Transfer RNA from a Patescibacteria group bacterium, 73 nucleotides, folded computationally. Taxonomically the source falls in Bacteria candidate phyla (Bacteria). Its Rfam family is "tRNA". The family's RNA type in Rfam is transfer RNA. From the family's description: Transfer RNA (tRNA) molecules are approximately 80 nucleotides in length.
[in-house]
RNA sequence: GGGCCCGUAGCUCAGUUGGUAGAGCAGUGCUUUUGCAAAGCAAAGGUCGGAGGUUCGAAUCCUCUCGGGUCCA
Numbered sequence: 001g002g003g004c005c006c007g008u009a010g011c012u013c014a015g016u017u018g019g020u021a022g023a024g025c026a027g028u029g030c031u032u033u034u035g036c037a038a039a040g041c042a043a044a045g046g047u048c049g050g051a052g053g054u055u056c057g058a059a060u061c062c063u064c065u066c067g068g069g070u071c072c073a
Stems, first nucleotide, its partner, number of pairs: 001072007010025004019056001028042004049065005
C1' cells in the first nucleotide's frame, strides 16, 4: 500500500428481504427476610464509531473517514 471482517445500553451480543432499537448480565427502586443472599416485580439506561448521500422512511443500501482484528505484498 491492497483485500476481508468487526464497531449497537456499563459488559457480552441479537437485530436477515429498509418500517416504533432489543435480550442476558451488571447498576437503581420495591416486595419478601431479624439481616444478608437468592427469587419476583418495576423503571431507568442508546444521537446504532463519525460525516455525507439515496429514500416518505436507514442500525440495515451507497460514498468518504476513524478505531480494532486478520490475510497478502